[in-house]
Context: one part of a larger RNA
C1' cells in the first nucleotide's frame, strides 16, 4: 500500500461554531466540462502479448501484429456538472400553546456549624479498638437569652428534567439561550460534515485584591508498629469563597464521531396534541418529541448491542496503524507567569 477497522483487543477529537474543501431533495429545458461510443495521429529501437519463420530441438536471431495513456475530430445525452425555469416533502421563517436544577446579575430566607457577650450550673469534656495528646476551677462540656460570620441548600427527589460538552438544585424579581407539540400563512434547497481557525471547557494549580465559617494537602504533636516520613486522633497553614485575568487538562466514559433514511413486538416513565369518557376530568385510545427496562430479525471472537444499534445503507470528518518494552517520551517548534500544556513525533538499547 491495498484490504481492513475503532464499547471491552491497537484506535472516535473534551464540546460547539464554522471558513476552504468534500457530499447534497423533486420536476422540465439547455450546454457538452465529466461520461460513453466511431475515426485519425503519437506512444523510438530493442524488450515483453500474440500470429508466423530461421539455426537437426531449445536458448537465441529475423518478421509481422496487438497496446492501457495522451492529442485532435465527429457523435449521444441516461447518470454526474455547469446555466435557465419550476416545486415542497429537506432546512428556515410565523402564529398558537408548552415543559424544564439551561445561562447571568440583584435581593432576600431558615437550618447547621463556629465564634462573641451575657444568664443557670459544676467537674469533667473530648476523642478511640483502646487510649494518650487537646480543652477545663482564669469555671470548660451541657443548657438559655441575644449578636456576628462565612459557606452550603435537609425533605420535595425519582433508571426525573434541562444543556453541545463541562455541568446546573433554598427562594423571588429581571435580562437572556435552546428545545417540544399543533396550525399550514410565508422563503423556496436557502442542506449535511468541517482540515486549519475561533468560542467554550471539572477539580487541582498560578496572578492581583477581597473573603476565611466549615473542611482540610503541607506542618506540629498523640496513640499504632519492629520501624510507620501511612491509615487512627487532637490541632492546622495554603487552598475551598468572590472579583478580574491566566491554565487547558480528566475514567472530560455510553471508554460508542456528526447527520439523514428505512426496518417486527412488549412494558413503565417525563412533556405536549386529537378523540372517547366517569362525578369537569378517573380512565381508555391514538398521534409526535424525550428519557430507562426487556427482548425479534440481525449482526458481534463473547461478553453484551438490538427503532437511542454494536444491525441495514449513504455522506463527512478524527483516528489507529502494523509485535510488546524504551515511549505519548528525547531534540526542534508553539504557547504560558510559572507550573505545564500542545505539535509533529525518533533513535539506541531490550525481549
Nucleotide at each position: 500500500u491495498u484490504g481492513g477497522g475503532u464499547u471491552u483487543a491497537a484506535a472516535g477529537g473534551g464540546u460547539g461554531c464554522g471558513c476552504a474543501g468534500g457530499c447534497g431533495g423533486a420536476a422540465u429545458g439547455u450546454c457538452a466540462a465529466g461520461u460513453c461510443a466511431g475515426c485519425g495521429g503519437u506512444a523510438a529501437a530493442a524488450u515483453u502479448u500474440c500470429g508466423g519463420g530461421g539455426c537437426u530441438c531449445a536458448a537465441c536471431c529475423c518478421c509481422g501484429u496487438c497496446g492501457u495513456g495522451c492529442c485532435g475530430u465527429u457523435g449521444a445525452a441516461a447518470c454526474u456538472g455547469g446555466c435557465g425555469u419550476u416545486c415542497u416533502u429537506g432546512a428556515g421563517u410565523g402564529a398558537g400553546c408548552g415543559a424544564g436544577a439551561a445561562g447571568u446579575a440583584u435581593g432576600c430566607g431558615g437550618a447547621a456549624u463556629g465564634c462573641g457577650u451575657g444568664g443557670u450550673g459544676u467537674a469533667g469534656c473530648g476523642g478511640u479498638g483502646a487510649a494518650a495528646u487537646g480543652c477545663a476551677u482564669a469555671g470548660a462540656u451541657a443548657u438559655c437569652a441575644c449578636g456576628c460570620a462565612g459557606a452550603a441548600c435537609u425533605c420535595c427527589g425519582a433508571u426525573u428534567g434541562c444543556g453541545a460538552a463541562g455541568g446546573c438544585a433554598g427562594c423571588a424579581u429581571a435580562c437572556c439561550g435552546g428545545c417540544g407539540c399543533u396550525c399550514a400563512a410565508c422563503u423556496g434547497a436557502c442542506g449535511c460534515u468541517c482540515a486549519u481557525g475561533c468560542a467554550c471547557g471539572a477539580a487541582a494549580g498560578c496572578g492581583u485584591g477581597g473573603g476565611u465559617a466549615u473542611c482540610g494537602a503541607a506542618c506540629a504533636g498523640g496513640a499504632u508498629u519492629a520501624g510507620a516520613u501511612a491509615c487512627c486522633c487532637u490541632g492546622g497553614u495554603a487552598g475551598u469563597c468572590c472579583a478580574c485575568g491566566c491554565a487547558g487538562u480528566a475514567a472530560a466514559c455510553g471508554a460508542u464521531g456528526a447527520a439523514u433514511a428505512a426496518u417486527g413486538a412488549c412494558u413503565g416513565u417525563c412533556c405536549g396534541g386529537g378523540c372517547a369518557g366517569a362525578a369537569u376530568g378517573a380512565u381508555g385510545u391514538u398521534u409526535g418529541g424525550g428519557g430507562g427496562g426487556u427482548a425479534c430479525a440481525g449482526g458481534g471472537a463473547a461478553a453484551g448491542c438490538g427503532u437511542u444499534a454494536a444491525g441495514u445503507a449513504u455522506u463527512c470528518c478524527a483516528c489507529g496503524c502494523g509485535g510488546g518494552g524504551g515511549a505519548g517520551g528525547a531534540a526542534g517548534c508553539c504557547g504560558g507567569c510559572a507550573a505545564c500544556g500542545g505539535u509533529u513525533a525518533a533513535a539506541a538499547c531490550u525481549c
Predicted 3D model of a 351-nucleotide part of an RNA (small-subunit ribosomal RNA, central domain) from an uncultured bacterium. RNAcentral holds the full RNA, with entries from ENA, Greengenes and SILVA. Its Rfam family is "Bacterial small subunit ribosomal RNA".